Transfer RNA from Chryseobacterium sp. SN22, 71 nucleotides, folded computationally. The source organism's lineage runs through Bacteria, Pseudomonadati, Flavobacteriia, Weeksellaceae and Chryseobacterium. It matches the Rfam family "tRNA". Rfam classes the family as a transfer RNA. Its mean pLDDT, the model's own confidence on a scale to 100, is 81. The sequence is in RNAcentral, with records from ENA.
RNA sequence: GAGCACAUCGUCUAAUGGAAGGACAUCGGCUUAUUAUGCCGGAAAUGCAGGUUCGAGUCCUGCUGCGCUUU
Repeated sequence: GAGCACAUCGUCUAAUGGAAGGACAUCGGCUUAUUAUGCCGGAAAUGCAGGUUCGAGUCCUGCUGCGCUUU
C1' cells in the first nucleotide's frame, strides 16, 4: 500500500428498516437487630460526518479507532 471483519448503557450481550431490550454492576425503597440474600422501582447506550427512506442501530459513502490477512 491492498483486502476483510468489528464499533450499542460502567462491562457483557440482543434488536426482519417500524423507533433500543436483557444480565451483571450502580442508585432508591421494602424485608432484616445489622450485613448479606430475597422482592419492588429508577437512571444509564447505537464511534463521527453525510446520503437513501414516510421511517436507519440496521442499507450506502467517507472518516476515526481496533483487529486479522497479504504485499